[in-house]
RNA sequence: UUAGUGGAGAGUUUGAUCCUGGCUCAGGACGAACGCUGGCGGCGUGCCUAACACAUGCAAGUCGAGCGGGGAUAUAUGCUGGAGCGCUUCGGUGUGAAGGGAUAUAUCCUAGCGGCGGACGGGUGAGUAACGCGUGGGGAACCUGCCCUUAAGUUCGGGAUACCAACUCGAAAGGGUUGUUAAUACCGGAUGUGCUGCAUUAGCCGCAUGGCGGAUGUAGUAAAGGGGAGACCCGCUUAAGGAUGGCCCUGCGUUCCAUUAGCUAGUUGGUGGGGUAACGGCCUACCAAGGCGACGAUGGAUAGCCGGCCUGAGAGGGCGACCGGCCACACUGGGACUGAGACACGGCCCAGACUCCUACGGGGGGCAGCAGUGGGGAAUCUUGCACAAUGGGCGGAAGCCUGAUGCAGCGACGCCGCGUGAGGGACGAAGGUCUUCGGAUCGUAAACCUCUGUCCAAAGGGACGAAGGAGUGACGGUACCUUUGGAGGAAGCCCCGGCCAACUACGUGCCAGCAGCCGCGGUAAGACGUAGGGGGCGAGCGUUGUCCGGAAUCAUUGGGCGUAAAGGGCGCGUAGGCGGUGACGUAAGUCAGGCGUGAAAGGCAUCGGCUCAACCGACGCACAUAGCCUGAUACUACGUUGCUAGAGUGCAGGAGAGGAGAGUGGAAUUCCAGGUGUAGCGGUGAAAUGCGUAGAUAUCUGGAAGAACACCAGUGGCGAAGGCGGCUCUCUGGACUGUAACUGACGCUGAGGCGCGAAAGCUGGGGGAGCAAACAGGAUUAGAUACCCUGGUAGUCCCAGCCGUAAACGAUGAACACUAGGUGUAGGGGGUAUCGACCCCUCCUGUGCCGCAGUUAACGCAGUAAGUGUUCCGCCUGGGGAGUACGGCCGCAAGGCUGAAACUCAAAGGAAUUGACGGGGGCCCGCACAAGCGGUGGAGCAUGUGGUUUAAUUCGAUGCAACGCGAAGAACCUUACCAGGGCUUGACAUCCCUCUGACGGGUCUAGAGAUAGGCCUUCCCUUUGGGCAGAGGAGACAGGUGGUGCAUGGCUGUCGUCAGCUCGUGUCGUGAGAUGUUGGGUUAAGUCCCGCAACGAGCGCAACCCUUGCCUUUAGUUGCCAUCAUUAAGUUGGGCACUCUAGAGGGACUGCCGGCGACAAGUCGGAGGAAGGUGAGGUUGACGUCAAGUCAUCAUGCCCCUUAUGUCCUGGGCUACACACGUGCUACAAUGGGCAGUACAGAGGGGAGCGAAGGGGUGACCUGGAGCAAAUCCCAAAAAGCUGCUCUCAGUUCGGAUUGCAGUCUGCAACUCGACUGCAUGAAGUCGGAAUCGCUAGUAAUCUCGGGUCAGCAUACCGAGGUGAAUACGUUCCCGGGCCUUGUACACACCGCCCGUCACACCACGAAAGUUUGUCACACCCGAAGUCGGUGACCCAACCUUUUAGGAGGGAGCCGCCGAAGGUGGGGCAGAUGAUUGGGGUGAAGUCGUAACAAGGUAACCGUAGGGGAACCUGCGGUUGGAUCACCUCCUUU
Repeated sequence: UUAGUGGAGAGUUUGAUCCUGGCUCAGGACGAACGCUGGCGGCGUGCCUAACACAUGCAAGUCGAGCGGGGAUAUAUGCUGGAGCGCUUCGGUGUGAAGGGAUAUAUCCUAGCGGCGGACGGGUGAGUAACGCGUGGGGAACCUGCCCUUAAGUUCGGGAUACCAACUCGAAAGGGUUGUUAAUACCGGAUGUGCUGCAUUAGCCGCAUGGCGGAUGUAGUAAAGGGGAGACCCGCUUAAGGAUGGCCCUGCGUUCCAUUAGCUAGUUGGUGGGGUAACGGCCUACCAAGGCGACGAUGGAUAGCCGGCCUGAGAGGGCGACCGGCCACACUGGGACUGAGACACGGCCCAGACUCCUACGGGGGGCAGCAGUGGGGAAUCUUGCACAAUGGGCGGAAGCCUGAUGCAGCGACGCCGCGUGAGGGACGAAGGUCUUCGGAUCGUAAACCUCUGUCCAAAGGGACGAAGGAGUGACGGUACCUUUGGAGGAAGCCCCGGCCAACUACGUGCCAGCAGCCGCGGUAAGACGUAGGGGGCGAGCGUUGUCCGGAAUCAUUGGGCGUAAAGGGCGCGUAGGCGGUGACGUAAGUCAGGCGUGAAAGGCAUCGGCUCAACCGACGCACAUAGCCUGAUACUACGUUGCUAGAGUGCAGGAGAGGAGAGUGGAAUUCCAGGUGUAGCGGUGAAAUGCGUAGAUAUCUGGAAGAACACCAGUGGCGAAGGCGGCUCUCUGGACUGUAACUGACGCUGAGGCGCGAAAGCUGGGGGAGCAAACAGGAUUAGAUACCCUGGUAGUCCCAGCCGUAAACGAUGAACACUAGGUGUAGGGGGUAUCGACCCCUCCUGUGCCGCAGUUAACGCAGUAAGUGUUCCGCCUGGGGAGUACGGCCGCAAGGCUGAAACUCAAAGGAAUUGACGGGGGCCCGCACAAGCGGUGGAGCAUGUGGUUUAAUUCGAUGCAACGCGAAGAACCUUACCAGGGCUUGACAUCCCUCUGACGGGUCUAGAGAUAGGCCUUCCCUUUGGGCAGAGGAGACAGGUGGUGCAUGGCUGUCGUCAGCUCGUGUCGUGAGAUGUUGGGUUAAGUCCCGCAACGAGCGCAACCCUUGCCUUUAGUUGCCAUCAUUAAGUUGGGCACUCUAGAGGGACUGCCGGCGACAAGUCGGAGGAAGGUGAGGUUGACGUCAAGUCAUCAUGCCCCUUAUGUCCUGGGCUACACACGUGCUACAAUGGGCAGUACAGAGGGGAGCGAAGGGGUGACCUGGAGCAAAUCCCAAAAAGCUGCUCUCAGUUCGGAUUGCAGUCUGCAACUCGACUGCAUGAAGUCGGAAUCGCUAGUAAUCUCGGGUCAGCAUACCGAGGUGAAUACGUUCCCGGGCCUUGUACACACCGCCCGUCACACCACGAAAGUUUGUCACACCCGAAGUCGGUGACCCAACCUUUUAGGAGGGAGCCGCCGAAGGUGGGGCAGAUGAUUGGGGUGAAGUCGUAACAAGGUAACCGUAGGGGAACCUGCGGUUGGAUCACCUCCUUU
């Protein structure tokens, strides 16, 4: 540049990621069907099922120019006839119609004989896996009617027969006998262009058999006529050629199953014969023993094949409707006849099944032709018109026939086209729906205005298709044209969670339902149903089914096998596949050119015709892997000849647990015997069983026996793998190094095959020390068929023979080549240097590690590849079912090898990531443990809760993190609960109307009260509308402590004041993510330092804030008082130094010194200091977790109630009480109780308040009222303490519960149900079981004081000060937490996951005594029709001879071979069914255990054997796909 115009993905495994991998979807198609809907036209198309059965009609006839006969009509002729008419001499005569029959002619018809056609056309796809089909060749092995061309002929005779007639049988169908007759029917003779047979003989040709062909001789062998006035035409015979059609042979191609591996007797070949148009075992006799098969024979299953059609980028895959070519079939099976052609769809014979007629004797039939019917089915049409066209048969022709065909009808079955109107129209109408109530949307949509007329309707006109001059049209008065009419008659279906385009409301409440996959639905469903709205397509739209696609998900194009599914356990080797290097030849593959074929239709391009399109036409192109010719020779192949680099041999060496056999050695264990010796031994987490006073264990000596070989020993060696380990000998295999003498590609791989093959196991015989399945006992345990212990048999060992499997693993097939390095180790060699060795450099072979490129999903691999390539083999294709069933092969058995399906799931998996978890590891912290002090758990009471009770005991809170919690205070109220009594626009808010002028206050009556009814008192502004207030009324609405804290906001608890949680940019990784944040130190701290692919930053930590501890300063009342004066008294003057108050400052920062540390951060000690390493306390609570708590603080969505779930009132209840628990108070006493005296706080509160002094009361309290809105007054007495007295260990002078009586106070009111006081009473309790809580310093403990709530009520709560300890060695353990790391099958995250038996329900499958069906051959019996053969004494016109019969020839009949159906028998294969039985799958909650995942609590798994309810356990051998710790070795870093 040209040609080529062509390839899209998504959902779903996970917390997330990448990969593997299946499932599903979006597309196209259909002879379709179903649901809803349906206006028109054109072109197509329409029994896919029962090759099921068929009523009725039609679908193949034609020719009279082959023939005889018959019939009809017309004409002619003559005959008969004689109506009528004429003439008449009346005797008759002439003429003569109709009718009748005859002959001839013409036309028409045709039952029969004869000819041609019924072998085409039309239908169907049952059979067929085949030369059936496709494609390419061949026929020298063939036929061909009609047609064409050529040559020659068409002569002389003969005998029958149908029709018909007579007789006759039969119900019918249909015959029989006799007689007559014709031919283009049949037969004989002649002629012979020729043809054919035989014989002889030129020439030419072929790949073989062989073929063509000239000549001669001899023998044989033809014919039909018809028409025409005629020319002539149509026929007939022989031969040659052509064309057409057929037949046969053959290369190649043509489904699945190997769980079909062997098949075959006419089988394979030959010879002779027969048969055919023709070759041929096609048939037959004989002879030989072959033929086919892993390149898939045989068998089974399925199926008509192709052009093509659908799909696909293509390669492919699927299909074989319509149209076209071929084949096969025609009720089922068999058979032949005729013919050019058939073994014949609308012919024949036979058998069978079915069906119809019948007089019961016998007959008829074959829609898979066109219509049509029944049936089957999800499902597929009219018993139409016409031969006008095209085509076919017959005919000389006219013509006849033609359900071929041309048309029409029915069906949205498909494709294509058109319409259901167009323009304008905002008040964005009404109405619907939604709503945040503002509005939005349906929506220019409608109405309305102005138009148009496709389709439609009516009317008028009106074809092409018809050629060749005329005539001829089923379709059809159709297409088309014109006019008129009027928006009039014409829209649905599916969808709207994602994929996938389109969203809201209501209803429903895991129900009803949806669903292609994922999945929706359990009270706010965009997923169900309905509505509104929207999206898509549109006379259709969806659904279902099937096919291709997507699916690179069978991968030629175009996949894989370490861990996802997948390398054979290993070797030897056959077939096969592949194969080093030079040369020559051939030309099979390969390549090039050419030739022929590849039917038409179809496809593509262009052009054209129907108004367009669908559809149709023309022309061109494209279309094979195949065939032929010619050429090329690089490569492959083949042949020949060389080479040495592959391979092998030789020679020289050394290494080795390589193999087999024989022998031999020491240590140890056990046993036996003996000695010494005495009470235990043994064993375990701890024990027991067991052994031992009959002397064990221990120890010594001697002996026996079997098995295994310590140290050496090593990611050392050898071997193909399994595997091999004391030492010696014998035999023997392989590899390696060196050398380069020899061979000369001898090689690689390897389906089948053969061999080897751990352990366990099996058979027979030995052997048996130790160990040890099974078994027994003891423990453990809820149980313990286990783990642990004591015993112990097979077995383990040897010989011989089986078995043939393992995590037989490097989970990595073999061989060859290439592709950075570094470093170990084993064996051998070379070089340098040296006296020599080590060291050093280097080559080869093996065996390890690290690592680059590359590769990989990642992990990882990386010269020993999982890199880059070549060759060959094996294997995989979702999980489960299942390595199972059935079948086959092997095995003594165990079992092995081969190896499915139904059914079921939407996953199952690999690697890596982040978490969480671990009866994994490391580091660290916390009143976590430990060390201490004091409690709780026991008692009484208080209080809360559970439970129970009740009319109600309102509600909530429920492990830590509910339980003196909401409640900072239930007698009424509160109050939400219960009973009763009331109200209904309401107790409360806004709006409207009417009335009143008040509202309010006081008081009386009824009532439990709410409430109802009286009496008294009493306004303001004004624009005169009203405002304001009340009453009444109507409706909008109020109201709800009704529900949902799992619809929410807000607030709160908790992990946890734990040190964490993140981000930006960069970097790394395909990615999730990682890095930072890990590491070395350090800290209370992710605090800080150092290091580092990170650098920074944010929320947390810390600090900033408050209180407190020291100092300074400022200020000095209400505070203070050193000095002065004064008083009873800081009372007053005075003062502000001190205390104190409250403002502002200072002070502490590891700042200084020393040690340690890395010269850091920091840490330890010290100094100074009021305080020292965060001084102490508080406030402050990161990202988040717990669907944590609260709808009853409040707010709020939705739902619910509305003369009540609202509201008011009275009374009751929340205070109940057999019990249980939590939290407290008071105690049990002497560190105490009682009495008396006496001292010292801080922080608070006070106006409906605190309330002094004084007085009264034993006291609670009363009285009183000063002072005080407070550094001023009051509450207010602080208590423990101290001093003194008393009590003396007791249920007490402890303890105070309970109860009685009497009071005080608050309050409308203390009965249920307050607190306090006095007197009296004086319970339990003598320090508290298992268990459990708090606290590390001004802390615990103890002592009082105050406050909030509050009329009253505090052991609770929130604060205040007084007195004031003990202990911490330490981090093993319990609990909680942080960081790093590791494993994981967990992610709802270990309160996780998960396995098997058993029980129940359902489903499919296997086995099964059998039962039954189909099919396939086999053996035998019977044997129809029929061909063939034999016979043919019976029959027969043609020819011959002779004269009556025979011959030639033919036939009936009979016989034989074969032979369908049928029968009998034993089999093979396949299916159905079957009591019962076996495992498997699925299922919301069943039972038993806990096997696996973490070291899963005995590491797991594989093979094998035994055992056990079950998962499983145990023995033997193996694997790491085991955690952890230690050691060894190797490597890396420092």